[in-house]
Context: one part of a larger RNA
């Protein structure tokens, strides 16, 4: 210099504290330990692993076990030698990979030969093997915390100070002020999307106010650019104004205006570094180690196992509900091997036809909410677990191991011990839709949209983490 202290001064943050919904207890889902196995593949392990790699394990994936098969091998590339193979059909054997058979079989061409294709033989393979403590690149955490530097010069014998301290202020090393410092670079903020407002400019798929047609209705048509709306441009917000405090920054205000007021709200953005932090299994490399295997094909079987432990979901324990009928309203997003109106048939899951849509055109389409009925407090018309049957779809194939229907059947559970997470406003709840992976789907996961929407914050004593001085 720095790090620590059950040292001090100040000061921030869902850190306490007020508050709200939850966990911890039940079932089930999903990861992980542990155990069991041939094998249950491999990493990740306080915070920073544990719906984490995995944004899809039935075969494939697939790396792991058993068994079976190849040895230049799955893939190109050069030399050399051969060859028309190949391909494509059928047949045998077989779990398949593969072996054998039968038929089928090149192009141009000066007939020297070229090109293609293959098969041989050297060379170059390959290797989800080790090592992240050799290493890139990328990622977490501290943290979106406000703080890390430097060049001159002073200063100290150096190590190093100083600038970066002190008064103030601010989300903030933000600005003011004083000052042996002056000045600057990475960080802050601002710049960039997006969302709140108006304007303009353009009217198609999109909208329909007015004026006509038309209909059982219906932007359905003619037609219009007013409105919403889409999407390009510009406008606005700066403590600019006013009042009080303050020399100043800059603060207070149910204050004016204003759609927004004080960083308007969300995004991306994440200094020096730290943790030899995670990753050789995304990629890519240095070394080392396998080469008739640690390589590669193939079937079949494991990753889905269960005396148990944990962590995350998610369904309930119920009258602010459960059933039964009516009835309204979204945004973002998907679609041609695909979304599918509609008709039929089926109680459904779907299943058969049919029509439009490569999409602002057609299509996928809320729930809760509302209104009325019923349930009357009970292990129930609450819960839905497990199980039986019978079915639907996907897809060579649903036994081990799939999702969904429909009859039955109907468990535990009556609010959960010590403890513990989230969360400050369109936010928490709670309510649904979509999406990407994807034949299917174990998603009750992730990402996202949007509908209804709160309660509380005296306050910083104390718990936790971090900032500046000592």
């Nucleotide at each position: 210099u720095g790090a620590c202290g059950g040292g001090g001064c100040c000061c921030c943050g869902c850190a306490c504290a007020a508050g709200c919904a939850g966990c911890g207890g039940a079932g089930c889902g999903u990861g992980u330990g542990g155990u069991u196995u041939a094998a249950u593949u491999c990493g990740a392990u306080g915070a920073u692993a544990c719906g984490c790699g995995a944004g899809g394990a039935a075969c494939c994936u697939u790396a792991c076990c058993u068994g079976g098969g190849c040895u230049u091998a799955a893939a190109u590339g050069u030399a050399g030698a051969g060859u028309g193979c190949a391909u494509u059909u059928u047949c045998u054997a077989g779990a398949g990979a593969u072996a054998g058979a039968a038929a089928u079989u090149c192009c141009c061409u000066u007939c020297g030969g070229g090109g293609c294709u293959u098969u041989c033989u050297g060379c170059a393979a390959g290797g989800u093997g080790c090592u992240g403590c050799a290493u890139g690149g990328u990622u977490g955490u501290c943290g979106u915390c406000a703080g890390c530097u430097c060049g001159u010069g002073c200063c100290g014998u150096g190590a190093g100070g100083u600038g970066u301290c002190g008064g103030g202020u601010u989300a903030a090393g933000u600005c003011c002020c004083a000052u042996a410092a002056c000045g600057a670079g990475c960080g802050c903020a601002a710049c960039c999307c997006u969302u709140a407002u108006c304007g303009u400019u353009a009217g198609u798929u999109g909208c329909c106010a007015g004026c006509u047609g038309g209909u059982a209705a219906a932007g359905c048509a003619g037609g219009g650019g007013a409105c919403u709306c889409u999407a390009g441009c510009g406008a606005a917000a700066c403590u600019g104004c006013c009042a009080c405090c303050g020399u100043a920054a800059g603060g207070u205000g149910a204050g004016a205006g204003g759609a927004a007021g004080g960083u308007g709200g969300g995004g991306a953005u994440g200094a020096c570094g730290u943790c030899a932090a995670a990753u050789c299994a995304g990629c890519a490399c240095g070394g080392c180690c396998c080469u008739u295997a640690u390589g590669u094909c193939c079937a079949g079987g494991g990753c889905u196992a269960c005396a148990c432990a944990c962590g995350u979901g998610u369904u309930a324990c119920a009258a602010u509900g459960g059933c039964c009928g009516g009835u309204a309203c979204a945004g973002a997003g998907g679609g041609c091997u695909g979304c599918u109106a509609c008709c039929u048939g089926g109680u459904g899951a779907c299943a058969g036809g049919a029509u439009g849509c490569u999409a602002a055109u057609c299509u996928c389409g809320a729930a809760a909410a509302c209104c009325g009925g019923u349930c009357u407090c009970a292990g129930u018309u609450c819960g839905g677990a497990u199980c039986g049957a019978a079915g639907u779809c996907u897809g060579c194939a649903a036994c081990u191991c799939g999702a969904c229907u429909u009859c039955g059947u109907g468990a535990a559970g009556c609010c959960g011990g010590a403890u513990u997470c989230g969360c400050u406003a369109g936010u928490a709840a709670u309510c649904g839709c979509g999406c990407a992976u994807c034949a299917g789907c174990a998603a009750c996961g992730g990402c996202g949209c949007g509908g209804u929407g709160g309660a509380u914050a005296c306050g910083u004593u104390c718990c936790c983490g971090g900032g500046c001085c000592u």
Molecule: small-subunit ribosomal RNA, 3' major domain
Organism: uncultured bacterium